Predicted 3D model of a 72-nucleotide RNA (transfer RNA) from Baffinella frigidus.
The RNAcentral record of the sequence draws on ENA.
Its Rfam family is "tRNA". The family's RNA type in Rfam is transfer RNA.
Its mean pLDDT, the model's own confidence on a scale to 100, is 81.
RNA sequence: AGGUCAAUAAUUCAAUGGUAGAAUAACCCACUCAUAAUGGGUUUGUUGCGUGUUCAAAUCAUGCUUGACCUA
Numbered sequence: 001a002g003g004u005c006a007a008u009a010a011u012u013c014a015a016u017g018g019u020a021g022a023a024u025a026a027c028c029c030a031c032u033c034a035u036a037a038u039g040g041g042u043u044u045g046u047u048g049c050g051u052g053u054u055c056a057a058a059u060c061a062u063g064c065u066u067g068a069c070c071u072a
Base pairs, nucleotide, nucleotide: 001071002070003069004068005067006066007065010024011023012022013021018055026042027041028040029039030038048064049063050062051061052060
């Protein structure tokens, strides 16, 4: 210098252009003499940052940032 991939909840990860979810964690309740385990419930999101396309964008196009890898 060129190329490929990734970025979503506190963490790890899903989501075929049409309501943004699961598990774990945290909190509350039940169960128990008590704790743990188990069961039920609740909370947390500018989908890395812009622009564009579309009736509608986490998703498509493009630029940037950060990280990983490959080639020279």